[in-house]
C1' cells in the first nucleotide's frame, strides 16, 4: 500500500411562530436551527528528556584575534503520543466513520 477482519466514548436535555410524516386540532415521530451540556479513536494543535545555535559569565593562549576550553545563565530553533487542548468531528439504537490491531497479498 491494498484486501478481509476486530474495534471505544459521550444527551432517552431543552427550546423553536420552521419543514415532512402519522387520519384532523392537540399529540407524536424524524428533520432543520438556537442553547446549555458532555465525548476523544478520522483529522488538526501544544508538549518531555535530548540536542543544535546566538549571547552572558569564569579561565586558556606559541598568534591577544573572526583563536579555545569547563561548569552555570539567558533567548531562539529541532523534538513523541493512546498525555493535554476540544478548532474540526461526534454523543438512543441501528447505520456510516474510527486511532489501532490481526490475517493474507
Nucleotide at each position: 500500500u491494498c484486501u478481509c477482519u476486530g474495534g471505544a466514548a459521550a444527551g432517552c436535555c431543552g427550546g423553536c411562530a420552521c419543514g415532512c410524516c402519522g387520519a384532523a386540532c392537540a399529540c407524536g415521530g424524524c428533520g432543520g436551527c438556537c442553547g446549555c451540556a458532555c465525548c476523544g479513536a478520522c483529522g488538526g494543535a501544544g508538549u518531555a528528556a535530548g540536542g543544535g545555535c546566538g549571547c552572558c559569565c569564569u579561565c586558556c593562549c606559541c598568534u591577544c584575534g573572526u583563536g579555545g576550553a569547563c561548569c552555570g545563565g539567558c533567548g531562539c530553533c529541532c523534538g513523541a503520543a493512546u498525555c493535554u487542548c476540544u478548532c474540526a468531528g461526534g454523543u438512543c439504537a441501528a447505520g456510516c466513520g474510527g486511532a489501532c490491531a490481526g490475517a493474507g497479498g